[in-house]
Molecule: transfer RNA
Organism: archaeon
Order: sequence, then structure tokens, then C1' cells
RNA sequence: GCACCUGUGGUGUAGUGGCAGCAUUAGAGCCUUCCAAGCUCUCGGCCGGGGUUCAAAUCCCCGCGGGUGCA
Repeated sequence: GCACCUGUGGUGUAGUGGCAGCAUUAGAGCCUUCCAAGCUCUCGGCCGGGGUUCAAAUCCCCGCGGGUGCA
């Protein structure tokens, strides 16, 4: 330099055009003599910009970050 893959809460991950979910962490409460465990609730996220569409995390383009291969 070229090609391909990938980017979703603090962390890990699902989501093939219409409600952004799950686990864990954190906070609050319940339970318990106390702690742990368990149960309930809450907070917190789509890498950036543009395009297509009635509607985009999802499709397209350009960047940025990461990974793999070739040179």
C1' cells in the first nucleotide's frame, strides 16, 4: 500500500428495516441477629459524518479505531 472481517451501557454479548434486549458491575429496597446467597426495582449504550427509505443499530458511501491475510 491492497483485500477481508469487526465496532451496541463500565465489561461481555444478542439483535438480517418498525419495542435496543440479556448477563455482569454499580445504587436502592426486601429477606437475615449480621454477612454472604437469593428476590425486586433503578441508572447506564448503537464509533463519527453523509446518503437511501414513511421509517436505519440493521442497507450504501466516506472517514476513524481494532483484527487477519497478502505485498